[in-house]
RNAcentral holds the sequence, with entries from MGnify. This is a predicted structure of a 366-nucleotide RNA (Bacterial RNase P class A) from a marine eukaryotic metagenome.
């Protein structure tokens, strides 16, 4: 780190295709995975949504180059940690853009924690002095607290000190040189100013309309609702100029009748939406396997050869037999008996990621 992950056969059964039968039936044929997981990312597909746009909000991502429909993934490289080794080198591991834009945060310890703060002890210089010291100025080296106190060490150099000044490391800045880039190397300047923390807000820079196959499209029963059209009934008396009201008749419904009660329509046909049910989405696709090429690889081109589950209260099982592997026991060492064979289990489909896996092969490293 790759490959495998029991095997062949028979007999029942289960799903899909399909042959023959008028049916009952009956033969053929195919039948889980490297992770089908977890849905964590990235696509295709499908409604919806949208005048352009991505400005502001939100979210993800965050070194360089490259691969890819596309990615938080994959290759190469560069950098920082770690580990072997004398050393060259190897090997592991990375939310790896900006704390020198701003804001906040920072435990204990210490006079003080990022702020031009220097407290107390201690130097030193000039006064003053009751000779114990005081009091004014220098300095920031010494002590004591921390991972961290306005660069480290030495020398000079001062009243004493101090990048003050010089070398030498580290820090800015950097012509110039290789490298496509990340970046490495650096003449030179600059005495030199920056603790940590962005998996804290927050800057920059780049992606992003949302929800998903229970998506959605089609065909469509019974019932109940709606629309149109037909057919019936929209009569009659009495009021009002007139709309109107009242009464009588008449349809419906209370199971028939009769009365009462509600209420104004009743049947019929046609459409159309819809529910159950059904088809389709859905198995030919960024496909998979071989060869050659390109390309350090990732991957890609060419040419060849195959088509490989399709269930939906949801198939893919179970069971004998020989094998084979593993572990117990017995043993005449030839065997023989018994247990056992790992995580798992499709559900629009693809490419990645994380995870779980008994054993057995194979190659490298140390």
């Nucleotide at each position: 780190a790759a490959u495998c992950g029991g095997a062949u056969g028979g007999c029942c059964g289960c799903u899909g295709u399909u042959g023959c039968g008028u049916a009952a039936g009956u033969g053929a044929u195919a039948g889980a995975g490297g992770a089908a997981a977890g849905u964590c990312c990235g696509g295709g597909c499908u409604u919806c949504a949208c005048g352009g746009g991505a400005a502001a909000a939100c979210g993800a991502c965050g070194c360089c180059g490259g691969a890819u429909a596309a990615c938080g993934u994959c290759c190469g490289g560069g950098c920082a940690g770690g580990g072997u080794g004398c050393a060259a080198a190897c090997c592991c591991u990375g939310a790896c853009g900006g704390c020198a834009a701003g804001u906040g945060c920072u435990g204990a310890a210490g006079a003080a924690a990022a702020g031009u703060a220097g407290a107390c002890u201690a130097c030193c210089a000039u006064c003053u002095u009751u000779c114990g010291a005081g009091a004014u100025g220098g300095a920031a080296a010494a002590g004591g607290u921390g991972a961290g106190a306005a660069g480290g060490u030495g020398c000079g150099g001062u009243a004493a000190g101090a990048g003050c000044g010089c070398a030498c490391c580290g820090c800015a800045a950097g012509a110039c040189u290789g490298g496509u880039a990340a970046c490495a190397g650096g003449a030179u300047u600059g005495g030199c100013u920056u603790g940590g923390u962005a998996a804290a807000c927050c800057c920059c820079g780049u992606c992003g309309g949302a929800a998903g196959c229970a998506a959605g499209a089609c065909c469509a029963a019974a019932u109940a609702g709606g629309a149109a059209c037909c057919g019936u009934a929209a009569g009659c008396c009495g009021u009002u100029u007139g709309c109107u009201c009242g009464g009588c008749a008449g349809g419906u419904a209370c199971g028939u009748c009769c009365c009462g009660u509600a209420u104004c329509g009743c049947g019929g046909u046609u459409c159309g939406g819809g529910u159950a049910g059904g088809u389709c989405g859905c198995a030919u696709g960024a496909g998979a396997g071989g060869u050659u090429u390109g390309g350090u690889a990732a991957c890609a081109a060419a040419c060849u050869u195959c088509c490989a589950a399709g269930a939906u209260g949801a198939a893919u099982g179970g069971u004998c037999a020989u094998c084979c592997c593993u572990u117990a026991u017995c043993u005449u060492c030839g065997g023989a008996u018994a247990a056992g064979g790992a995580c798992a289990g499709a559900a629009c489909c693809c490419g990645g990621c994380u995870u779980a896996u008994a054993g057995a092969u194979u190659u490298c490293u140390u």

Its Rfam family is "Bacterial RNase P class A". The family's RNA type in Rfam is ribozyme. Its family is annotated with ribonuclease P activity, dimeric ribonuclease P complex and tRNA processing in the Gene Ontology. Rfam describes the family as follows. Ribonuclease P (RNase P) is a ubiquitous endoribonuclease, found in archaea, bacteria and eukarya as well as chloroplasts and mitochondria.
The coordinates come from a structure-prediction model, not an experiment, and the mean pLDDT is 75.